[in-house]
c-di-GMP-I riboswitch aptamer from Anaerobacillus isosaccharinicus, 86 nucleotides, folded computationally. The same sequence occurs in records of 2 taxa. The organism belongs to Anaerobacillus, within Bacteria. The RNAcentral record of the sequence draws on Rfam and Ribocentre.
RNA sequence: AUUUGAAAAAGGCAAAUCUAUCGAAAGGUGGAGACGCAAAGUCACAGACCUACAGUGAAAUUUACUAUGGUGGCUGGGCCGCUGAA
Numbered sequence: 001a002u003u004u005g006a007a008a009a010a011g012g013c014a015a016a017u018c019u020a021u022c023g024a025a026a027g028g029u030g031g032a033g034a035c036g037c038a039a040a041g042u043c044a045c046a047g048a049c050c051u052a053c054a055g056u057g058a059a060a061u062u063u064a065c066u067a068u069g070g071u072g073g074c075u076g077g078g079c080c081g082c083u084g085a086a
Stems, first nucleotide, its partner, number of pairs: 002086004012037002017032006035073001041079003045076003048071003055065004
C1' cells in the first nucleotide's frame, strides 16, 4: 500500500421514544435513551425518496404540479480514520 474482516483488543457513533428549541412542513439542534452500525466519519456530485411556505393551474374555500428546502442511519461515488488476518 492492496484485499478482507468486527476471530480479538482499545474504543466510537446513536434508531425509535420522551423533552426543550428552530422551521410552513419534511426535518435539524441540545439533553435523556439504545434499535442497531466496520465507516451509522465527512461531503448533496448522480440516482432515489420526503416535504410544499412561496409560485403556477384548476376548483370554490379544496386540490394538482413544482425545490430554491431536506434525508449521508436510502444507494452509488469522492476524501479521511482505528485495528486483526493474508